Context: one part of a larger RNA
RNA sequence: CUGACGUUAGGGAAAUCGGCAAGUUGGUGGCGUAAGUUAUCGAUAAGCCAUGUCUGCGCCUUGUAAGCGCAGAUGUCACUGACCAGGGAACAACAACUGUUUAGCUAAAACACAACUCACCGCAAAGCCGUAAGGCUAAGCACAGUGGGUGACGCCUGCUCACCGCUAGUACGUGAAUACCCAGUUCAAUGGGAGUAAGCGCUAGCAAAGAGCGGGGAUAAUUCUGAUCCUCUUAAGGUAGCGUUAUACCUCGUCACUUAAUAGGUGACCUGCAUGAAGGGCGUAAUGAUUGUUCCACUGUCCCAACGUUGGAUCUG
Numbered sequence: 001c002u003g004a005c006g007u008u009a010g011g012g013a014a015a016u017c018g019g020c021a022a023g024u025u026g027g028u029g030g031c032g033u034a035a036g037u038u039a040u041c042g043a044u045a046a047g048c049c050a051u052g053u054c055u056g057c058g059c060c061u062u063g064u065a066a067g068c069g070c071a072g073a074u075g076u077c078a079c080u081g082a083c084c085a086g087g088g089a090a091c092a093a094c095a096a097c098u099g100u101u102u103a104g105c106u107a108a109a110a111c112a113c114a115a116c117u118c119a120c121c122g123c124a125a126a127g128c129c130g131u132a133a134g135g136c137u138a139a140g141c142a143c144a145g146u147g148g149g150u151g152a153c154g155c156c157u158g159c160u161c162a163c164c165g166c167u168a169g170u171a172c173g174u175g176a177a178u179a180c181c182c183a184g185u186u187c188a189a190u191g192g193g194a195g196u197a198a199g200c201g202c203u204a205g206c207a208a209a210g211a212g213c214g215g216g217g218a219u220a221a222u223u224c225u226g227a228u229c230c231u232c233u234u235a236a237g238g239u240a241g242c243g244u245u246a247u248a249c250c251u252c253g254u255c256a257c258u259u260a261a262u263a264g265g266u267g268a269c270c271u272g273c274a275u276g277a278a279g280g281g282c283g284u285a286a287u288g289a290u291u292g293u294u295c296c297a298c299u300g301u302c303c304c305a306a307c308g309u310u311g312g313a314u315c316u317g
Base pairs, nucleotide, nucleotide: 001312002311003310004309005308006307007306008305010303011302014301019298027051028050029049030048031047036041038152052074053073054072055071056070057069058068059067075079087296088295089294090293091292092291093290094288095287099111100110115150116149117148118147119146120145127136128135129134153283154282155281156280158213159212160211163210165206166205167204168203169202172201173200174199180193181192182191183190214232215231216230217229218228241275242272253269254268255267256266257265258264
């Protein structure tokens, strides 16, 4: 100097991006236990008390032991005396949950999930593998199987079929080659004609299919605002909700609370650069080695360092 560990008066997060690390709590018995809630839970919530040893006795037991209890005595600073052994509370975000994952930098809000929904599928099924034979699905049969999406539960899921796609229809138009008909002196090359499949045009439907969901001007007896009106325009002009958000550029928006002081957090407002409804919207008890903020307790994180135990490196001998 360094690794591991231990103890520190007074203060107690002032350290730091951040209580990271360390510490606190801890067993058992009794009492007691909030908001919220899907009435299961939350919950060991929180919080308080007791706890050793000795003697005698009771209950239990067929009877000892063990267990549960009663009374008296007694020692310590300390009785789950060592070891073992939850710190707690409040608010918010996300994901319902248990689970799964980047073997070797990411465990999560990502994946999965029950549930909801869409499409296909009548069995020699649809889907998949294989040139095929054949095989899987399945020794299954629509309460089944395959594929796509959302993701418990609660309240809901608005408008648009113009574009892309899919499905269905189609009097009509378009629509290739062969075959057919005509011409080609005979054969043929070749030329022409009529007719036609799918498809396309055309007509409809479908958005929990891909996707999209406006601008300008005026207006109410102070001012402001604009329920209202006019106008351009679209397939339709963003509904309910939520909103400075894990989404907001301006932005440290404005107000309130929290602090001595807050680019943080929470609650509101909201003119949403560029929110928004199964690429789901908004809530939500429980759950989470998730993320943000605060409080109590506690502490060498710090004020501000010191000492001790043990191992290593180095130096001197």